[in-house]
RNA sequence: CCAGAUAGCCAGCCAAUCGCCAGCUUCGCUGGAGGAAAGUCCGGGCUACGUAGAGCAGGGUAGUUGCUAACGGCAACCGGAGGCGACUCUAGGGAAAGUGCCACAGAAACGCGUACCGCCCGAUGCUUAGAUUCGGGCAAGGGUGAAACGAGUGAGGUAAGAGCUCACAAUCCCGUCUGGUGACAGGCGGGAGCAGGUAAACCCUACCUGUAGCAAGGAGCAGUCCAGGCUCAAGUUGCUCGCUGCUUGGAUUGCGUUGAACCGCUAGAAAUGACGAGCAAUCGUUAUUGUAGACAGAUGAUUGGCCACGACAGAACCCGGCUUACGGCUAUCUGGCUUA
Repeated sequence: CCAGAUAGCCAGCCAAUCGCCAGCUUCGCUGGAGGAAAGUCCGGGCUACGUAGAGCAGGGUAGUUGCUAACGGCAACCGGAGGCGACUCUAGGGAAAGUGCCACAGAAACGCGUACCGCCCGAUGCUUAGAUUCGGGCAAGGGUGAAACGAGUGAGGUAAGAGCUCACAAUCCCGUCUGGUGACAGGCGGGAGCAGGUAAACCCUACCUGUAGCAAGGAGCAGUCCAGGCUCAAGUUGCUCGCUGCUUGGAUUGCGUUGAACCGCUAGAAAUGACGAGCAAUCGUUAUUGUAGACAGAUGAUUGGCCACGACAGAACCCGGCUUACGGCUAUCUGGCUUA
């Protein structure tokens, strides 16, 4: 210098003036978008539905251990895959329970199935050899295909061959030992030739899962019904009951989608720093901070100065993730080239 890998950081800055939203101690002062506020894909809080429980159906998840409020998230590790490497990726239970499917090509696509080329034996044939044809044996070699019957190498064996037999290696199953919390790793002994692939096909196993959502809902207002009270106010008729009325409590229905309007609404699984535990995710202790809250919906404009000249993009109940969009900078590491 080139090509890459990983981790982290920033998100134009300052001042003045004029505006907008919120709050307050109101002639003013203070605060006012993001790392993704986005997609609305997961999870939780909160709220209502009968007290939210049980079963079925349906849906989801899928190595192990841990973290968490929870998760399909995160961390570390195990197994597998990719890369020369730094490093990265991984829906990763079960196909020896059953069913289905395996296009095209090919003889044959999973069935005690099959033989196109080929190899071998016998017969035929004849011009001697060979070809042709017929019968039988084989599955090692070739061909087709994503995949070929599912066991690799060597030896024996044979007419030719073949786990047909043997040795070694691999695989799987059973038992057992060692290490590890565990996934798993390594060893020993015995056995098997079965057991093709596909479960992001049905299915089986284990675990999780009630529904709807802030336009939730509460308060409020109005109607109806039930119960009580009227001693302190009333009408009917002098009194009582009753009725009307008023009032308290309960149940239930409606309203706000349209001019106005309260709570929910932002102090929370909060943020930042330090210390401690842990490989880490994360957790604990402590100090400090107060940091948008609208409902036609605020956060902008102009001027001046500066630089490295500014990408993607705008909150609407809140929070944890994932995914997507996107400019720049730094550090460490890997491979290569050049020079000393």
A computed fold for a 340-nucleotide RNA from a Candidatus Saccharimonadota bacterium, annotated as Bacterial RNase P class A. NCBI's taxonomy places the organism under Bacteria, Bacteria candidate phyla, Candidatus Saccharimonadota. The gene name in the source record is rnpB. Rfam family: Bacterial RNase P class A. Rfam links the family to the GO terms dimeric ribonuclease P complex, tRNA processing and ribonuclease P activity.